[in-house]
Context: one part of a larger RNA
RNA sequence: GGCGCACGGUGGAUGCCUAGGCACUAGGAGCCGAUGAAGGACGUGACGAACGACGACAUGCUUUGGGGAGCUGUAAGUAAGCCUUGAUCCAGAGAUAUCCGAAUGGGGGAACCCAACAGGUAAUGCCUGUUAUCCAUAACUGUUAAGGUUAUGAGAAGGAAGACGCAGUGAACUGAAACAUCUCAGUAGCUGCAGGAAGAGAAAGCAAGAGCGAUUGCCUCAGUAGCGGCGAGCGAAGAGGCAGGAGGGCAAACCAGAGUGUUUACACUCUGGGGUUGUAGGACUGCGAUAAAGCAGCCAAGGGAAUAGAAGAAGACUCUGGGAAGAGUCGCCAGAGAGAGUAAGAGCCUCGUAUUUGAAAUUCACUUGAUGCCAAGCAGGAUCCUGAGUACGGCGGGACACGAGGAAUCCCGUCGGAAUCUGGGAGGCCCAUCUCCCAACCCUAAAUACUCCCUAGUGACCGAUAGUGAACCAGUACCGUGAGGGAAAGGUGAAAAGUACCCCGGAAGGGGAGUGAAAGAGAACCUGAAACCGUGUGCUUACAAGAAGUUCGAGCCCGUUAAUGGGUGAGAGCGUGCCUUUUGUAGAAUGAACCGGCGAGUUACGUUUACGUGCGAGGUUAAGUUGAAGAGACGGAGCCGUAGGGAAACCGAGUCUGAAAAGGGCGGUUAAGUACGUAGAUGUAGACCCGAAACCAAGUGACCUACCCAUGAGCAGGUUGAAGGUGCGGUAAAACGCACUGGAGGACCGAACCAGGACACGUUGAAAAGUGUUUGGAUGACUUGUGGGUAGCGGAGAAAUUCCAAACGAACUUGGAGAUAGCUGGUUCUCUCCGAAAUAGCUUUAGGGCUAGCGUCGGUCGCGAGACUCUUGGAGGUAGAGCACUGUUUGAUUGAGGGGUCCAUCCCGGAUUACCAAUCUCAGAUAAACUCCGAAUGCCAACGAGUUAAGACCGGCAGUCAGACUGCGAGUGCUAAGAUCCGUAGUCGAAAGGGAAACAGCCCAGACCACCAGCUAAGGUCCCUAAAUAAUUGUUAAGUGGAAAAGGAUGUGGGGUUGCACAGACAACUAGGAUGUUAGCUUAGAAGCAGCUAUUCAUUCAAAGAGUGCGUAAUAGCUCACUAGUCGAGUGACCCUGCGCCGAAAAUGUACCGGGGCUGAAACAAUUUACCGAAGCUGUGGAUCCCUUAGGGGAUGGUAGGAGAGCGUUCUAUGUGCGCAGAAGGUGUACCGCAAGGAGCGCUGGAGUGCAUAGAAGUGAGAAUGCCGGUAUGAGUAGCGUAAGACAGGUGAGAAUCCUGUCCACCGUAAGACUAAGGAUUCCAGGGGAAGGCUCGUCCGCCCUGGGUUAGUCGGGACCUAAGGAGAGACCGAUAGGUGUAUCCGAUGGGCAACAGGUUGAUAUUCCUGUACUAGAGUAUUGAGUGAAGGAGGGACGCAGCAGGCUAACUAGAGCGUGCGAUUGGAAGAGCACGUCCAAGCAGUGAGGUGAGGACUGAGUCAAAUGCUUAGUUCUGCGCCACCAAGCUGUGACGGGGAGCGAAGUUUAGUAGCGAAGCUAGUGAUGUCACUCUGCCAAGAAAAGCUUCUAGCGUUAAUGAAUACUCUACCCGUACCGCAAACCGACACAGGUAGUCGAGGCGAGUAGCCUCAGGUGAGC
Repeated sequence: GGCGCACGGUGGAUGCCUAGGCACUAGGAGCCGAUGAAGGACGUGACGAACGACGACAUGCUUUGGGGAGCUGUAAGUAAGCCUUGAUCCAGAGAUAUCCGAAUGGGGGAACCCAACAGGUAAUGCCUGUUAUCCAUAACUGUUAAGGUUAUGAGAAGGAAGACGCAGUGAACUGAAACAUCUCAGUAGCUGCAGGAAGAGAAAGCAAGAGCGAUUGCCUCAGUAGCGGCGAGCGAAGAGGCAGGAGGGCAAACCAGAGUGUUUACACUCUGGGGUUGUAGGACUGCGAUAAAGCAGCCAAGGGAAUAGAAGAAGACUCUGGGAAGAGUCGCCAGAGAGAGUAAGAGCCUCGUAUUUGAAAUUCACUUGAUGCCAAGCAGGAUCCUGAGUACGGCGGGACACGAGGAAUCCCGUCGGAAUCUGGGAGGCCCAUCUCCCAACCCUAAAUACUCCCUAGUGACCGAUAGUGAACCAGUACCGUGAGGGAAAGGUGAAAAGUACCCCGGAAGGGGAGUGAAAGAGAACCUGAAACCGUGUGCUUACAAGAAGUUCGAGCCCGUUAAUGGGUGAGAGCGUGCCUUUUGUAGAAUGAACCGGCGAGUUACGUUUACGUGCGAGGUUAAGUUGAAGAGACGGAGCCGUAGGGAAACCGAGUCUGAAAAGGGCGGUUAAGUACGUAGAUGUAGACCCGAAACCAAGUGACCUACCCAUGAGCAGGUUGAAGGUGCGGUAAAACGCACUGGAGGACCGAACCAGGACACGUUGAAAAGUGUUUGGAUGACUUGUGGGUAGCGGAGAAAUUCCAAACGAACUUGGAGAUAGCUGGUUCUCUCCGAAAUAGCUUUAGGGCUAGCGUCGGUCGCGAGACUCUUGGAGGUAGAGCACUGUUUGAUUGAGGGGUCCAUCCCGGAUUACCAAUCUCAGAUAAACUCCGAAUGCCAACGAGUUAAGACCGGCAGUCAGACUGCGAGUGCUAAGAUCCGUAGUCGAAAGGGAAACAGCCCAGACCACCAGCUAAGGUCCCUAAAUAAUUGUUAAGUGGAAAAGGAUGUGGGGUUGCACAGACAACUAGGAUGUUAGCUUAGAAGCAGCUAUUCAUUCAAAGAGUGCGUAAUAGCUCACUAGUCGAGUGACCCUGCGCCGAAAAUGUACCGGGGCUGAAACAAUUUACCGAAGCUGUGGAUCCCUUAGGGGAUGGUAGGAGAGCGUUCUAUGUGCGCAGAAGGUGUACCGCAAGGAGCGCUGGAGUGCAUAGAAGUGAGAAUGCCGGUAUGAGUAGCGUAAGACAGGUGAGAAUCCUGUCCACCGUAAGACUAAGGAUUCCAGGGGAAGGCUCGUCCGCCCUGGGUUAGUCGGGACCUAAGGAGAGACCGAUAGGUGUAUCCGAUGGGCAACAGGUUGAUAUUCCUGUACUAGAGUAUUGAGUGAAGGAGGGACGCAGCAGGCUAACUAGAGCGUGCGAUUGGAAGAGCACGUCCAAGCAGUGAGGUGAGGACUGAGUCAAAUGCUUAGUUCUGCGCCACCAAGCUGUGACGGGGAGCGAAGUUUAGUAGCGAAGCUAGUGAUGUCACUCUGCCAAGAAAAGCUUCUAGCGUUAAUGAAUACUCUACCCGUACCGCAAACCGACACAGGUAGUCGAGGCGAGUAGCCUCAGGUGAGC
């Protein structure tokens, strides 16, 4: 270390529980609001925060009822109180009710700021009330107008319940397997308006020869009639059955009255009467009648109901126990045995329950009465009335189920446009007949839809990952600019009895003690699983190569549900996980870190089949009614069946076709359905679950970024030297030249600032874009602040598909929405039976689908038709073969014909040929698209014989349409492929076992289970390794075996043919190898050997070529053939054949037998015997199923898939059990069942839970890059975020880190100081140390407690306006809304009055001291006209450059002051160090800059003007004059400050206190004079304050001015950080963040380096 056991930790599953949800039922209610809502902000308590309650009358006030003992909410505790003189509490009615919000006096960034008027009041104050807009009405005004003013109004607005209704507008995804009409769908969304319901509604209707009688809703009609790229789909109506039930009123004709039109006639208006319909009615004329009904308003009475309540029966003892309600014994009540609680199961303990009962006040419906309202007939037929830009038509749309169709009907737009009862509309084009009805006016309950809410209740609903998102202080924390998104989190115990006291420890925590039934219930608290982390122990482990198990098994330890037990396991055999997807996965193809919980074929309505049950030529109800009821009864509308045929009319056991009586088609003769339930499948719905990219609608975003608008700000320093000018030269004059001046520029160099070209680093960063070095621009098309504008079918864009909040070829959020997905992934318990396919046809089809094929289940038929063998008979044209045909083709013969050569040539011809060659003949070939021929198999049949058990049909349900290899037969290809495509057979697929070392497809063989039995197959038998070191005969020598070709070789075995050979072969050695002749020709030469020719001849020989090679210029020379000798027996050539050899080079390592190793074999060939060898076969036993002649026999591999039988979980019903003497759950276990699973026992646990039979399902997990939680691994690893600390002392339990000191170091145009934004207490003090702080911590921007922000003058408001925004009236627009005048808001701008010093732990231009200023009030005096909301002036404006004045600031000083100087090498000096100041205001002075002014006349200035502008005339004046103006001087200041000195005193402290000098010179700004001047072109806000003018008002003072004195002065901000640890970046983050000041030395400089003041040493 491994396995086991025991005991712990962690963690929070499981069980039990429920405080909260979910779904419904019955009744109620269905609105609130200017009398200020909904919703909030801020407050209110004796005590901090929060929730609830309440509102300055504030944890409450008044009153009327109830109730009856305690009370001051959650919520303990303390304090202080209230209460039988009735509190707290419950109910009714009132009072109060801050501020915001429609918000309403004006404004505004909601909860804030600022008013006016009237009244009251001591009052610059306070209180009360009123003051928005629109609409309606009235009055006044005005021109009878528009408009205005005032009054009246419980008028409107705004909210909600994410519901229901009506209307305006109106998508897209999707479906159609694409898509456009169509569909989704008039859906979603947006918008308007309501109501408790809404809408509809009393026939110009529906029908059909019969009739009905408003509307609405349900059932049915009916998935019918129809509509429809006649596709997908859409889809009525009349009738019938029910619920409910209800009908009325106007206009007109006519009459009357009043009024108007000057009178008449007449007309019109208003009011009253009249009148309201279609077999027409009414008016009118005549006659007649006065009553019986009805009703929704108001009043009264009555009983009832709602909002608090009240009464309410009956039990004790004993036992167990911590506790009794349990058990036992004996009782009782019941109109009450629903339920909950009480220390465990309670009718009789408590609350309740059945039953009975109750209201001062408010409210509701009902009944009765009163009042009020309304209200009929008959006849006549002359006249009148009966809804007009209407009905209807054309054109264009929409709605009707109906898509323009034959398209009626209804509605809208537009253009036309009737009739008048002798009239009109409708009946699905239209016309006629007939029938029904009476439009162009209005109202109308119930039956119907829904539920934010109240009361009472119910559940085969959930039980903390469930049920609402939310059981808990949840729409919270948190995220986002915003719209918006959106969690987690329950349990001590019966009772806090929540651990007094002691001990250890700084604490946290723990040990005792105590409480309790239990503390192993101790607040991190019931039970307490697993992952994971440990401690102890039994066995085992240090030569071992391991998908980790399984089979066997020695040894050791233990001792059981007593069983051939448990744990461990030396050693041996075999053995490549699971899932998915695939032809095929150990696969190096997918998925999973592990554990726990959650997680996927459901439901509704149709269709169809099977089964079950009921009835049966019939079966059955639906809505609804009744009922306590989801029971039952009623309900027959309707549906299915009982008859078919036909396009239909129609006929009918027949009918259609047809001329037909024919024939034929479909039917009948052969007749079972229907209702409900269950199961399978399917259709429509999201339809098994998860998953897009996208599309559309409505909103939210320009705090990032792009551009634009308005208003502000910034740019050290240096360089160059354009135009122009001046002078000189020059010219007739110019031009031109030179010098100086000048200071232009999208000029140059270079900081701040902006940018981001290069390289490096960084890349789980310091940083979701940076750092370092370098680089580009840096007066411009520059950079930047603040406020605003532009919005997604869009904006912006110096243009890159670039930006629009870390995301842009179309943002984000929510919704349609569960879009769709022929695609991928996942899909959860068991056993049994059968068991495929990867093919055909069609397919915008090819990885999808439909039908067929193949599977399964049920039914029917049923031995014959299925399968096989034999026999017999057929058809055929393949293999082969052949060449007779069709083609191809070689050689030869013949040789027509053609060509060449020769002769001839006028023609006719002839000869010849080593040329080509038809035909014929002979021989040899060849073919998928040749056949004179022609099998084997296969195929089709059949009398018969034998074997077998399948087959067909009808129905339910599938799956399969990617196949793979091997053998054989073909194609394509290269007779390449593990290639591809067919046929055929097999195997795999879906098949395990044995063999092939290992190895889906090869060989053998098909696994129901068990066995320590036997026999075999393929293949094997030396060892690994079971079985022959078997036998016989050969072969191989190559480790061939144990990889390969053409080709090569005197390897070797066997067979054959043919030479030579004892008359002597082959080989070797010795010798010869000659002559004519140098053959001839050719040639320079050619002599055997350059070449050519040849009858290559002949001679001598034992033999010797007119020569086989080498060689020479040619000869020569050396050889060979050939011959002889020696030797002495076989030796050559060729053919066939077995086994070998060479050919033979690859990458980690032998590595081409599995290894060792093997040679008369352990190789190969042949023969023989024996053995081994599988899940095959046999034997024995068992399980399930089938058949049976009852003896027995047979079957049982399996993916997709079909069929069957079961196990388990939760809940319900009935029955029956268990349980505090211990349920569920957890944990351990050696028992039972074929399995899913089920018992027993021990421990834990502490209250529920089984079994049987039925029923209902949120019913079974290992995988979905699943979801949530917990815990590992990596790993004590990377890292600890630019940088300097050291020492001593202190504090403390503890110090590298805290405090103090010394030394050292760093920044110093900052890393210093101020301030805007933003933040929001971080500021200061005293405590603390759990967590935060990248270490530590005694410390902190952390936690607790307490404290801190002081203004007439600073900033903002009570002042003004810009961009822009709001916007009365107004204009435009489907709605929503948009534009915009007056006016208002709106700073980044204009306007506006305070300085110096001191002071606190924390504030200061705010407090204090001193000295000022502004506005106003009062009093006094003087003494004057005043004066717009109108007119004017002014305010009032750019950039660059140059020069000057002055100042801030700094420097120097032999000036002045104070201090220091001891011991050391020098030094008392021209030594060293430090310091050498002061505001506003008031007065004076003032460099400089700028400048015309008066008078008269005309015109304009919306009215006026003496003002202003302008035109003209005239006069005066260029200045020591006027205006502006920094600065300086004096004063302020007899003050402040000031280096330094410095107490008392242990500390307090360098604190209180004291306090010198205060000059000169230089440099000198970017500050200031001042946008002053010069130059330039791009020509550079508005309004108010202020001044002035009149209109108006006013004249003895209501008004204003001056002087003096005395008073008054409101609201908000003010702490702290602010280049950063406090802001924006998720962080105590190397980034970003507007403006101001910013010292010294060197230096041009704000560069760079070093330093001052000041700050810091960076949290390992």

Overview: Large-subunit ribosomal RNA, half A from Streptococcus mutans, 1660 nucleotides, folded computationally. Its Rfam family is "Bacterial large subunit ribosomal RNA". The coordinates come from a structure-prediction model, not an experiment, and the mean pLDDT is 84. The source organism's lineage runs through Bacteria, Bacillati, Lactobacillales, Streptococcaceae and Streptococcus.